[in-house]
The RNA shown here (small-subunit ribosomal RNA) has 1486 nucleotides and comes from an uncultured bacterium. Its Rfam family is "Bacterial small subunit ribosomal RNA". Its family is annotated with ribosome and structural constituent of ribosome in the Gene Ontology.
RNA sequence: AGAGUUUGAUCCUGGCUCAGGACGAACGCUGGCGGCGUGCUUAACACAUGCAAGUCAAGGGGGCCCAGCAAUGGGCAACCGGCGAACGGGUGCGUAACACGUGAGCAACCUACCGAAAUGUGGGGGAUAGCCGGCCUAACGGCCGAGUAAUACCGCAUACGCUCUCGAUGAGGCAUUUCAUUGAGAGGAAACCUACGGGACAUUUCGAGGGGCUCGCGGCCUAUCAGCUAGUUGGAGAGGUAACGGCUCACCAAGGCAACGACGGGUAGCUGGUCUGAGAGGAUGGCCAGCCACACUGGGACUGAGAUACGGCCCAGACUCCUACGGGAGGCAGCAGUGGGGAAUCUUGCGCAAUGGCCUAACGGCUGACGCAGCGACGCCGCGUGUGGGAUGAAGCUCUUCGGAGUGUAAACCACUGUUGCCCGGGACGAAUAGCUCGAUUAAUCGAGCCUGACGGUACCGGGUGAGGAAGCACCGGCUAACUCCGUGCCAGCAGCCACGGUAAUACAUGUGGGGCAAGCGUUGUUCGGAAUUACUGGGCAUAAAGGGUGCGUAGGUGGUCUGCUAAGUCAGUGGUGAAAUCCCGCGGCCCAACCGUGGAACUGCCAUCGAUACUGGCGGACUUGAGUGCGUGAGGGGUUACCGGAACGAGCAGUGUAGCGGUGAAAUGCGUAGAUAUUGCUCGGAAGGCCAGAGGCGAAGGCGGGUAACUGGCACGCAACUGACACUGAGGCACGAAAGCGUGGGGAGCAAACAGGAUUAGAUACCCUGGUAGUCCACGCCGUAAACUAUGGGCACUUGAUGGAUGUCGAGCUAUCGAUGUCUGUCGGAGGCAAUUUGGUAAGUGCCCCGCCUGGGGAGUAUGGUCGCAAGGCUGAAACUCAAAGGAAUUGACGGGGGCCCGCACAAGCGGUGGAGCAUGUGGUUUAAUUCGAAGCAACGCGAAGAACCUUACCUGGGUUUGAAUGUCAGGUGUAAGCCUCAGAGAUGAGGUCCCCUCUUCGGAGGCACCUGGCGAGGUGCUGCAUGGCUGUCGUCAGCUCGUGUCGUGAGAUGUUGGGUUAAGUCCCGCAACGAGCGCAACCCUUGUCCAUAGUUACUAACGCGUGAUGGCGAGAACUCUAUGGAGACUGCCGGUGAUAAACCGGAGGAAGGUGGGGACGACGUCAAGUCAUCAUGGUCCUUACGUCCAGGGCUACACACGUGCUACAAUGGCCGGUACAGCGGGCUGCGACAGGGCGACCUGGAGCCAAUCCCCGAAAGCCGGCCUCAGUGCGGAUUGGAGGCUGCAACUCGCCUCCAUGAAGCUGGAAUCGCUAGUAAUCGCGGAUCAGCUACGCCGCGGUGAAUACGUUCCCGGGCCUUGUACACACCGCCCGUCACGCCAUGGAAGCUGUGAGCGCCCGAAGUCCGUGUCGCAACUCGCAAGAGAGCAAGCGGCCGAAGGCGAGCGCAGUGACUGGGGUGAAGUCGUAACAAGGUAGCC
Repeated sequence: AGAGUUUGAUCCUGGCUCAGGACGAACGCUGGCGGCGUGCUUAACACAUGCAAGUCAAGGGGGCCCAGCAAUGGGCAACCGGCGAACGGGUGCGUAACACGUGAGCAACCUACCGAAAUGUGGGGGAUAGCCGGCCUAACGGCCGAGUAAUACCGCAUACGCUCUCGAUGAGGCAUUUCAUUGAGAGGAAACCUACGGGACAUUUCGAGGGGCUCGCGGCCUAUCAGCUAGUUGGAGAGGUAACGGCUCACCAAGGCAACGACGGGUAGCUGGUCUGAGAGGAUGGCCAGCCACACUGGGACUGAGAUACGGCCCAGACUCCUACGGGAGGCAGCAGUGGGGAAUCUUGCGCAAUGGCCUAACGGCUGACGCAGCGACGCCGCGUGUGGGAUGAAGCUCUUCGGAGUGUAAACCACUGUUGCCCGGGACGAAUAGCUCGAUUAAUCGAGCCUGACGGUACCGGGUGAGGAAGCACCGGCUAACUCCGUGCCAGCAGCCACGGUAAUACAUGUGGGGCAAGCGUUGUUCGGAAUUACUGGGCAUAAAGGGUGCGUAGGUGGUCUGCUAAGUCAGUGGUGAAAUCCCGCGGCCCAACCGUGGAACUGCCAUCGAUACUGGCGGACUUGAGUGCGUGAGGGGUUACCGGAACGAGCAGUGUAGCGGUGAAAUGCGUAGAUAUUGCUCGGAAGGCCAGAGGCGAAGGCGGGUAACUGGCACGCAACUGACACUGAGGCACGAAAGCGUGGGGAGCAAACAGGAUUAGAUACCCUGGUAGUCCACGCCGUAAACUAUGGGCACUUGAUGGAUGUCGAGCUAUCGAUGUCUGUCGGAGGCAAUUUGGUAAGUGCCCCGCCUGGGGAGUAUGGUCGCAAGGCUGAAACUCAAAGGAAUUGACGGGGGCCCGCACAAGCGGUGGAGCAUGUGGUUUAAUUCGAAGCAACGCGAAGAACCUUACCUGGGUUUGAAUGUCAGGUGUAAGCCUCAGAGAUGAGGUCCCCUCUUCGGAGGCACCUGGCGAGGUGCUGCAUGGCUGUCGUCAGCUCGUGUCGUGAGAUGUUGGGUUAAGUCCCGCAACGAGCGCAACCCUUGUCCAUAGUUACUAACGCGUGAUGGCGAGAACUCUAUGGAGACUGCCGGUGAUAAACCGGAGGAAGGUGGGGACGACGUCAAGUCAUCAUGGUCCUUACGUCCAGGGCUACACACGUGCUACAAUGGCCGGUACAGCGGGCUGCGACAGGGCGACCUGGAGCCAAUCCCCGAAAGCCGGCCUCAGUGCGGAUUGGAGGCUGCAACUCGCCUCCAUGAAGCUGGAAUCGCUAGUAAUCGCGGAUCAGCUACGCCGCGGUGAAUACGUUCCCGGGCCUUGUACACACCGCCCGUCACGCCAUGGAAGCUGUGAGCGCCCGAAGUCCGUGUCGCAACUCGCAAGAGAGCAAGCGGCCGAAGGCGAGCGCAGUGACUGGGGUGAAGUCGUAACAAGGUAGCC
């Protein structure tokens, strides 16, 4: 510090996710030791049991026990009394508050114990517990009587320092007033004990510490809470309090708070700090520390210095317990502990030795505070589980290309060490006070010794033992370090995100191996970070989310030049405070560390004070440039109202006139013989404004267009007279605001939602047509929204240019025009900006000021609440849930019922076919025991098949066989076997008979061959062409496909390869930020067309000769043809024209051939997961007495049908008969077979020649000559069937071909549709060959003979190439995608209601209790009195105010639930259509 994820790829925006840290944690697996910390986050739920606050005998009297004869001493501890119990300890319910933090204030206060100072402690009185007696009671407890003490209680005296009232003087303060001194009056104290050391008490003042009250500032969410408030705000008075105060009360006034967020709702103890972060921030408040609040829930007071009191009291309520049913008791949010809740949180331990607290004169007592121990890897820190050597790199395990590699010095083994554990021994610090003893010496005191340890026989030290007891966890597709095998087969599973898994999974599960951390490791949760993803530091708003529709203007924010004062902001110095702990730094203590001690720094803050005055603010003075006013001009569809005119249109009336009009892609509905349309005249009506008219003008926006007039707003220029900052922006607010819509009343020509009809269509509730109502128009009133757009808020300033338009002013000028200077409005572009597109003085540049708005997509601008509206609806405006994207710009492709250019038998122009018939053949389907398998649009279908009767053969039925039918190898055996013969059998096979192998030899044997047995191993046309190789098809013989360097772009990419020409061609030329190159094109190769040379048999024969009935038959020849080798030839080379002078094209000459001469071979990068596992090869997988193999028979040849490809025809350009002419390619010994004979023929018999330029196949056919047929289902056509034969073959039944005789079907030129072909081509005619015993060949591959027609042209169909455009497509239009409906699931809104809860209001009732009143009866202290009694005072009771809980009532808020209902989301393969994306087929959208 970043990374993954939107795309085919790219840049950007933007969300989601990850890597880091932390935790009072929990869960899973695992677990050796120690130190230091830490441990109910949930039920402030309920609690059994024990303990947690007592102490003082030097306050008091008495009691009991012990010792003692007693005096007396010691102990126990109830009661009265004192102090404490308000601390310490727990918890976080409540609380949004002066509760907390921080800083001030109290001139408005209190303070027991402690310290300092001053003064004092005189003299009396009456009670009462305990105890004793009696009584009640289950218990708790209570009543009566007698009697007693005090440091308990009550008067009196004294005080002057205290308090209060009044007065004087002085000083001070912000005010009410305060302080000091002083005078007068009134009031007010005490307690004693003792061991004689001391302690205690009263009053007053000061201090210290503690507390109370007040104020400034600071720290949560919500405006879908906007108004709140009657003790409310204030006054003067009274009461009350320690004290101020509406704190309370009566009276008076009507205030107080609030957009700087009152009031309401929700949530929450606050802080020091803690975690994170670079910081700013964000989150948090457990342990420790400070403050607050609470103590079963609610209310209340008492006591006291202090409480409205956790372990006190009273009342009410809920709950629990006891009960003799009458009544009582209780409060763990103290320490342990229990139940419960929960994912989850400990021992009913030891000790007061230390520290601290309470009491005490002290010893001492008490102390679940505290110190320790226990439990938990809960956290942090430390240590160990050994160290060194050790290679035949052991075994095992895993992988393997079978060679080996890895685990791995790892182990074994050898030599050591001794941490820790275990055993034995020693053994602390923490302890020194107090006390006691001794010594010294004082005012206090100091020194020495003795005594005191829960932890603990612990830490620590020494010895012994012995490698001995001590390693796991998650991970290994990318992010992210770490890979392989097997299993599984979209299953099981994984998953933080992207995403894995559908038979070769580094992603699931196990194993081997590896990287990581380690007594832990992972997971989950929360939080900060990364996230600049709320942006103060530090973001944005043209198109990604985001500028308010526009203006006016309030609050607020901001504000020109000069100057004076001030000193609030700002800056600086000083002082106070910012608790300790924590963090940081230094030093130190535990062996180190964690932890702890000590010192410093820091605590960024607040307060006070003294200064500074540039800037901002405040107050004052001045200025003119901002702003405004005035005067003079100017342009303008700016606005409102009234009036006026013309064209067009519709209607009415009349005339002329006749059969149609109208409308469309084409039609129809409609109108018209009752006279339309057309045309002429007159009249009426409403709406809109032609030309001018222009990216021209005006307005804030919406918007504004005939003419005239009236009224009226704004703008610009010029002058520089006036004011003197009067300005900018603008939350709320107010006004304006297209269209549609609403209300009332008018108006209504045209147009036209709805609606009707006609068409179109599968449908057509649309597009098109004919009609047509609201509406559109006017007046008045609403509505308040638009893609209200420049998708760009307003203002001011600054920043190179070019060129238009509109309108002012000034100057020049021979009035065309030119120059200068303003304002408004365009275009192009520089710098700069931007993700890019683009923007660019009219900024989206550079700055300042103010406002509005945004924070992933969907849900949703929805629900709900509020508010506005007559309604429609507007404004404000969520959540649950769901996805990992949604988006912007640009790129390359692909596509378009987008555009341009150009090719191709693509269309057109032609010729001949197919589709109809019969047959052949292939396919589908059906059938079958099987009809083996594959091929599937073009590019499967006379295809694999260049030969299915058996074989082939892969299929079926049946019969056999199991190391197998064939090959290799090893071991053993045999010469049986095999062969031959016989028998059984359909055969395979089985049984029997016969035979008794070959070579060498040292005679033992060795080798070979064949067979048998056993082993290794075979075999499979079983599956996967979507695991593959190879081969092939196709786009397409289309002209394309790329690379290097350079350049441009952030980048994907572009350029080159585009452009102008040209070509069959990315062929060539020119131009050009490109320059070159490669694979393709072309050429090189084969063949054919002309010529030449060479050669001359089996081919040839001109001349010479021989010979024949005739023939190159023979001699001979080397001319010709031909054969087969090598050359020549053609290159736009030449001429003319066109063109840019180029490339090239057109024409011409010559030439056998002319612009690639014809034909072939040759197929770029790639596409189709195209085809083939059945040619072959091959990974994986499956079968192994069978999915192998052998055999016989059957099947592949089936047949209602359908399709493809062909053959033969339908006839006279023909058929038949007779005669007659001319090829080329090829093939031949298991062969071709002349010739001769036989047969009507297929063919048969005999058989010459030929291994071939020699012989044979071999008669070519169409053609030509002659004849017959004469338009007929025929003398066309030949299917089908019957009969008789031939040939091949082991065998023609299923199932061959051929011949002859007989038979003589359909068919008379073929619907929609569709195929081939541009010249030696189509058409037509025959010939040969492969395969092959034969052949279903009419197929296929070749060969030659005869030999046409047509192409205007590129609009259209199909395919293709290049450029361009749009795109929401990229699996790429066979794409994408929308809505209803149906089904499953999920969350949610409404809803008659139902249930719960919260706060308040009104009324009723009214406990305890304070206060007020009364106080008959009642009462020791004081007063009067001898007494009785009276008084003062107290006080029960009663009455009253207030008052918790409770009750009643009407509403309000929130939550849950709810028949039914609404939409929403989501879910591999449902239904209907086709809305959007291309001109998406009617441009789309608001």

The prediction has a mean pLDDT of 84. The sequence is in RNAcentral, with records from ENA and SILVA.